Predicted 3D model of a 106-nucleotide RNA (SAM riboswitch aptamer (S box leader)) from Bacillus ectoiniformans. Of the family's consensus pairs, 94% are formed in the model. Rfam family: SAM riboswitch aptamer (S box leader). Rfam describes the family as follows. The SAM riboswitch is found upstream of a number of genes which code for proteins involved in methionine or cysteine biosynthesis in Gram-positive bacteria. Its mean pLDDT, the model's own confidence on a scale to 100, is 83.
RNA sequence: CUCUUAUCCAGAGAAGCGUAGGGACUGGCCCGAUGAUGCUUCAGCAACCGGCUUUAAUUAGUCAAGGUGCUAAUUCCAGCGGACGAAUGUGUCCGAAAGAUGAGGA
Numbered sequence: 001c002u003c004u005u006a007u008c009c010a011g012a013g014a015a016g017c018g019u020a021g022g023g024a025c026u027g028g029c030c031c032g033a034u035g036a037u038g039c040u041u042c043a044g045c046a047a048c049c050g051g052c053u054u055u056a057a058u059u060a061g062u063c064a065a066g067g068u069g070c071u072a073a074u075u076c077c078a079g080c081g082g083a084c085g086a087a088u089g090u091g092u093c094c095g096a097a098a099g100a101u102g103a104g105g106a
Stems, first nucleotide, its partner, number of pairs: 002105007013042005021031003025079004043071003048067002050063004075098001080095005
């Protein structure tokens, strides 16, 4: 970098460093000098990989020492398509695309 596959309405923040933008993209809407985003340390959440028990069965349960991940807002909302609805309101539902994370592969 790319392919396959599972999940994405739950959960979980302090300190230090540092400085101006940040929330992937576009639009909206938010966060941010009362210091965001980022980095480091510590803490925590979760349970994908993993350990243990169990089952005909990744069936059900349990643990959190290890490998990741995560700790504003549903992936913050929408974006493309369909169904229904509304008729100046811009909705509801379903699916896809894109993205993120894990596991496996080339």